[in-house]
RNA sequence: UGAAACCGACUGGGAGAGCGUGCCGAAAUCAGCACCGCCGAAGGCGCAACACCCGUAACCGCUCAGGCUCAGGAACCAGUCGGAACAG
Numbered sequence: 001u002g003a004a005a006c007c008g009a010c011u012g013g014g015a016g017a018g019c020g021u022g023c024c025g026a027a028a029u030c031a032g033c034a035c036c037g038c039c040g041a042a043g044g045c046g047c048a049a050c051a052c053c054c055g056u057a058a059c060c061g062c063u064c065a066g067g068c069u070c071a072g073g074a075a076c077c078a079g080u081c082g083g084a085a086c087a088g
Base pairs, nucleotide, nucleotide: 001088006083007082008081009080010079011078012077013076018036020035021034022033023032037068038067039066043064044062045061046060050055
């Protein structure tokens, strides 16, 4: 001096599943509560291979939480900026 990878921020993209039924208030929408039916990509939990042991993954499973018009959120991907470095 110093990429890729890593971390953070911003921008863009970003799936799935009833705007179901009833009650209440209300001009209507919407919100709230209850019931049933569903989703899986916030989070969380579980497991294989691997591994002597200890351990350990997922967009696989579970569905506690969350979600099922729109909005918002959203794993993940790309770009930009910044960061502490390593290899060279």
Overview
Model confidence (mean pLDDT): 75 of 100. Predicted 3D model of an 88-nucleotide RNA (Glycine riboswitch aptamer) from Gallionella sp. It matches the Rfam family "Glycine riboswitch aptamer". Rfam's curators write: This family represents the bacterial glycine riboswitch. It was read from a public genome assembly, where an Rfam model found it.